The prediction has a mean pLDDT of 87. Predicted 3D model of a 67-nucleotide RNA (Pistol ribozyme). Its Rfam family is "Pistol ribozyme". Gene Ontology term of the family: catalytic activity. A reference for the family is Weinberg et al. (2015), "New classes of self-cleaving ribozymes revealed by comparative genomics analysis", Nat Chem Biol. The model forms 100% of the base pairs in the Rfam consensus.

RNA sequence: ACUCGACUGAGCGAGUAUAAACAGGCAUCAGGCCCAGAGCGUCCGCCGAACUAUCGGCGGGGUUGCA
Numbered sequence: 001a002c003u004c005g006a007c008u009g010a011g012c013g014a015g016u017a018u019a020a021a022c023a024g025g026c027a028u029c030a031g032g033c034c035c036a037g038a039g040c041g042u043c044c045g046c047c048g049a050a051c052u053a054u055c056g057g058c059g060g061g062g063u064u065g066c067a
Base pairs, nucleotide, nucleotide: 001016002015003014004013005012007037008036009035011033025066026065027064032040042061043060044059045058046057047056048055049054
């Protein structure tokens, strides 16, 4: 300097050409490292298609506690 931890910015952490991870304070939750935003994943309800599977649409929620 760049890439990554879903997205934007800041933090934390990892890696060096790869996109993963046992890292990201501890415990906890399906809730993804944390904060703000947003609402991708995920969870709940309704509807439709399908009919042991699964897919789509609409609405709602958007880990929690401690330090």